[in-house]
RNA sequence: GCGGGUGUAGCUCAGUCCGGCAGAGCCUCGGCCUUCCAAGCCGUUGGUCGUGGGUUCAAAUCCCAUCACCCGCU
Numbered sequence: 001g002c003g004g005g006u007g008u009a010g011c012u013c014a015g016u017c018c019g020g021c022a023g024a025g026c027c028u029c030g031g032c033c034u035u036c037c038a039a040g041c042c043g044u045u046g047g048u049c050g051u052g053g054g055u056u057c058a059a060a061u062c063c064c065a066u067c068a069c070c071c072g073c074u
Stems, first nucleotide, its partner, number of pairs: 001073007010026004020057001029043004050066005
């Protein structure tokens, strides 16, 4: 230099193919239970979907560029 992959909640990841309310588990916080703690049960907080732009009524999703990390080729 060229090609490919990954990037979504504090953490681990779905969702992308085929555009249509942004989710799960864990964690946090609160409640129930318990003499207390843990476990269990119920509820709850939390998002610039890496960044910028484009297309569209509508973009995590499609297109372009770019950043970080990883892999391969030269």
A computed fold for a 74-nucleotide RNA from a Chloroflexota bacterium, annotated as transfer RNA. The RNAcentral record of the sequence draws on ENA. It matches the Rfam family "tRNA". It is annotated as a transfer RNA. The organism belongs to Chloroflexota, within Bacteria.